Large-subunit ribosomal RNA, domain I from Planctomicrobium piriforme, 526 nucleotides, folded computationally. It matches the Rfam family "Bacterial large subunit ribosomal RNA". Gene Ontology terms of the family: ribosome and structural constituent of ribosome.
Context: one part of a larger RNA
RNA sequence: GGCGCAUGGGGGAUGUCUAGGCGUUAGGAGGCUUUGAAGGGCGCGGAAGACUGCGAUAAGCCCGGGGAAACCGUCAAACAGGUGAUGAUCCCGGGAUGCCCGAACAGACCGUGACUGAAUCCAUAGGUCACGAGUAGCGAACGCGGAGAACUGAAACAUCUCAGUACCCGCAGGAAAAGAAAGAAAAAUCGAUUUCCUGAGUAGUGGCGAGCGAAAGGGAAAAAGCCCAAACCGUGGUGGUUUCCACCGCGGGGUUGUAGGGCCCUCCAAUGGAGUUACCAAACAACGAGUUAGCGGAACGAUCUGGAAAGGUCGUCCACAGAGGGUGACAGGCCCGUACGCGAAAACUUGUUGUCUCCGGAGGGUACCCUGAGUAGGUCGAGCCACGUGGAAUCUCGACUGAAUCUACGGGGACCAUCCCGUAAGGCUAAAUACUCCCUAACGACCGAUAGUGAACUAGUAGAGCGAUCGAAAGAUGAGAAGAACCCCUGUUAGGGGAGGAAUGUGAACCUGAAACCAUGUGCCU
Numbered sequence: 001g002g003c004g005c006a007u008g009g010g011g012g013a014u015g016u017c018u019a020g021g022c023g024u025u026a027g028g029a030g031g032c033u034u035u036g037a038a039g040g041g042c043g044c045g046g047a048a049g050a051c052u053g054c055g056a057u058a059a060g061c062c063c064g065g066g067g068a069a070a071c072c073g074u075c076a077a078a079c080a081g082g083u084g085a086u087g088a089u090c091c092c093g094g095g096a097u098g099c100c101c102g103a104a105c106a107g108a109c110c111g112u113g114a115c116u117g118a119a120u121c122c123a124u125a126g127g128u129c130a131c132g133a134g135u136a137g138c139g140a141a142c143g144c145g146g147a148g149a150a151c152u153g154a155a156a157c158a159u160c161u162c163a164g165u166a167c168c169c170g171c172a173g174g175a176a177a178a179g180a181a182a183g184a185a186a187a188a189u190c191g192a193u194u195u196c197c198u199g200a201g202u203a204g205u206g207g208c209g210a211g212c213g214a215a216a217g218g219g220a221a222a223a224a225g226c227c228c229a230a231a232c233c234g235u236g237g238u239g240g241u242u243u244c245c246a247c248c249g250c251g252g253g254g255u256u257g258u259a260g261g262g263c264c265c266u267c268c269a270a271u272g273g274a275g276u277u278a279c280c281a282a283a284c285a286a287c288g289a290g291u292u293a294g295c296g297g298a299a300c301g302a303u304c305u306g307g308a309a310a311g312g313u314c315g316u317c318c319a320c321a322g323a324g325g326g327u328g329a330c331a332g333g334c335c336c337g338u339a340c341g342c343g344a345a346a347a348c349u350u351g352u353u354g355u356c357u358c359c360g361g362a363g364g365g366u367a368c369c370c371u372g373a374g375u376a377g378g379u380c381g382a383g384c385c386a387c388g389u390g391g392a393a394u395c396u397c398g399a400c401u402g403a404a405u406c407u408a409c410g411g412g413g414a415c416c417a418u419c420c421c422g423u424a425a426g427g428c429u430a431a432a433u434a435c436u437c438c439c440u441a442a443c444g445a446c447c448g449a450u451a452g453u454g455a456a457c458u459a460g461u462a463g464a465g466c467g468a469u470c471g472a473a474a475g476a477u478g479a480g481a482a483g484a485a486c487c488c489c490u491g492u493u494a495g496g497g498g499a500g501g502a503a504u505g506u507g508a509a510c511c512u513g514a515a516a517c518c519a520u521g522u523g524c525c526u
Stems, first nucleotide, its partner, number of pairs: 001525009015511001016476002020447002022444007029436002031138002039101003042055003046079001049075003061095006070083003108135002110132007142173001143171004153160001157207001183190002194221005204212002225428003228372001232252009257406001259371004263365006272359004283355010294342003300315005316333002318322001324336003377401007387413001408423005463470002483510001486498004
């Protein structure tokens, strides 16, 4: 020096664990805000910091309910000083307080009203003031609308694709949107919308490339239909005005395609029905259910090992409860619970009932009136329809044009005819559908600290960056601190040796403690 063995150091893998995550299901909730939010700043404790809570009434104040013997939040023990059976701490409901910033506030906007008041006579614009629990800002996804890429694919690339996606903006709701046929169809059929399965990767579309890609029909989920405008009648007003006409407000009437309604005639009815989400409208009460605290809740001892019994042995009990968790090792009967049963002064949600509120119908006649106009349609230009201009309908928009009025009008994929279907140019509408920042309960052939959230711990922290933004590492003594009194060595806050304690080589750089690497001892070889 090499190889091996042993013992250590070093290091923090592995195993075990879980305080945290991830996912799913069911139910709830789906908003907060000028009565000042979300989010912050600064404070508040006897006591320095961080977290939590709170706001100059400041880890809290008042009332009601629950509950029970201790309490003055956590890291984090001690000290000081207090509170509590006259019921504290704690939990739930309601209330008070709530600094400064922040929409951040009003000299904004909007609405209503009054007073004023130009060019310009009346008027109008404008101005001033008052009033308004009006608007604004925030919020994870879902929704509707506006605006709208490129990488990419086409094995290049330009039409095309990616994609009406990403991103940006506006607006709303608990859902939104859509919605009661100027529909779909081709059967003398269906009957609002939405969603799912199918039809179907079909019909189509497409540098007929890459690709894009329906609908009817069938089967399900859920089901709900209505209100205006107009004709006509009544009434009030304004303007022009001899009559008469026009317009506006209110009430009645009326709402459809087998056309309907007005108008005229005739008849029936006073019952029945419906209801606070549309239809159509304002409330109150009683009773019940649920949510926001809780309460009751069965049944075990002995002995052995051990530091400790829940383990072994013996005997026994409960069970609508042998889910689960904890307890010094593995507990149905020790603790919390579990099955089951019970509970609210107050607040909220919801159901039923009552009071209450709302609502007429049928037939015939006439062909006089009404039935949504700068609309439908057309031309040109675009967009959207699965459909890229195509034979291109339908739908929407820009420019220019521009009908008909029920003997009417639109559609049935150029167009025309026949036939069939429907009634545009006004509006409302639950459910089935989408989503989850959040709450509750439960579950997992999900993870187990380089995993699982970036974050199990002071985590969006420390730190980096002018900034937008980027963004960690870091868990485990022990059953219990019982956290090592006292003595000794020493280069003296280190480290070590005793002692003590302890089940222990559990000593705080603390469970287990792999490998690399280092050392000591020893065996063999050189």
The sequence was found in a public genome assembly.
The coordinates come from a structure-prediction model, not an experiment, and the mean pLDDT is 81.
Lineage of the source: Bacteria > Planctomycetota > Planctomycetales > Planctomycetaceae > Planctomicrobium.